[in-house]
RNA sequence: GGCUCAUCCAGAGGGGUAGAGGGAACGGCCCGACGACACCCCGGCAACCGGCGGCGCGGAUCUGAACGCGCAAGACCGGUGCCAAUUCCGACCCGCCGAGAGGCGGGGAAGAUGAGGA
Numbered sequence: 001g002g003c004u005c006a007u008c009c010a011g012a013g014g015g016g017u018a019g020a021g022g023g024a025a026c027g028g029c030c031c032g033a034c035g036a037c038a039c040c041c042c043g044g045c046a047a048c049c050g051g052c053g054g055c056g057c058g059g060a061u062c063u064g065a066a067c068g069c070g071c072a073a074g075a076c077c078g079g080u081g082c083c084a085a086u087u088c089c090g091a092c093c094c095g096c097c098g099a100g101a102g103g104c105g106g107g108g109a110a111g112a113u114g115a116g117g118a
Base pairs, nucleotide, nucleotide: 003116004115005114006113007112008111013042014041015040016039017038021031022030023029026090027089028088043083044082045081047080048079049078050077051076054071055070056069057068058067087110092107093106094105095104096103097102
């Protein structure tokens, strides 16, 4: 990189370096010399995986273990992730409303993150 699955209207910023574009792509709309984006440090958030700890059920027949399943919860350890705007909004399809412009709802595409397997 490609495949499968899950999630994507919640949450979380200070400092330093550097200096022009950035928000994936197209349109819009935003952010940006009052310094964005990026990188580094510190801090934070709590989504996924593993560990640890609680309860219940199964295991189970008298006692009872490994182990399995479920529930609730912590945010402690480890692996990732994230910290402008709903993935910033839309685009394509369907439905409803509307004279129209367009609005609302659902789905899809694309993307992001995690997990899995080859």
The RNA shown here (SAM riboswitch aptamer (S box leader)) has 118 nucleotides and comes from Actinomycetospora corticicola.